Annotation
This is a predicted structure of a 142-nucleotide RNA (FMN riboswitch aptamer (RFN element)). Its mean pLDDT, the model's own confidence on a scale to 100, is 84. The sequence was found by an Rfam model in a public genome assembly.
RNA sequence: GAAUGUCUUCAGGGCAGGGUGAAAAUCCCGAUCGGCGGUAUAGUCCGCGACCCGCAGCAGUGCGGCUGACCCGGUGUAACUCCGGGACCGACAGUGACGCGCAAGGCUCCAACGCGCGAAGUCUGGAUGGAAGAAGAUGUGU
Numbered sequence: 001g002a003a004u005g006u007c008u009u010c011a012g013g014g015c016a017g018g019g020u021g022a023a024a025a026u027c028c029c030g031a032u033c034g035g036c037g038g039u040a041u042a043g044u045c046c047g048c049g050a051c052c053c054g055c056a057g058c059a060g061u062g063c064g065g066c067u068g069a070c071c072c073g074g075u076g077u078a079a080c081u082c083c084g085g086g087a088c089c090g091a092c093a094g095u096g097a098c099g100c101g102c103a104a105g106g107c108u109c110c111a112a113c114g115c116g117c118g119a120a121g122u123c124u125g126g127a128u129g130g131a132a133g134a135a136g137a138u139g140u141g142u
Base pairs, nucleotide, nucleotide: 001142003140004139005138006137007136008135009134010133017029018028019027031122032121033090034089035048036047037046038045043088044087052065053064054063055062056061070086071085072084073083074082092125093124094123098118099117100116101115102114105110106109
């Protein structure tokens, strides 16, 4: 120094301000956030994790599936990563004044303290959880 066992710690952020209103961090304007490894420094490239689904198992867990979004210009040997500019995206469940469809009834366009469906990256919850991994301690052994 390569390999490898055990243990410990750590490991996700975010609606200011304004509008409407009885009420909104849910609607509108606007603001704001960005897990881990790789690679010229990455939310948008490649891979992984989280969530969700299926199968197996008493269970720890294992295997499989699903898994969003970027362009232009510049510099450079090299950048979808830097600089400048303009965009875009965000698990599941809940709530939701918003949207769509239907619609009693009125009657030409409205519509129920009617029904159904959808609806939050930032709120609440699973989660004082788990984990990609990061750092450290201590062995084994060549």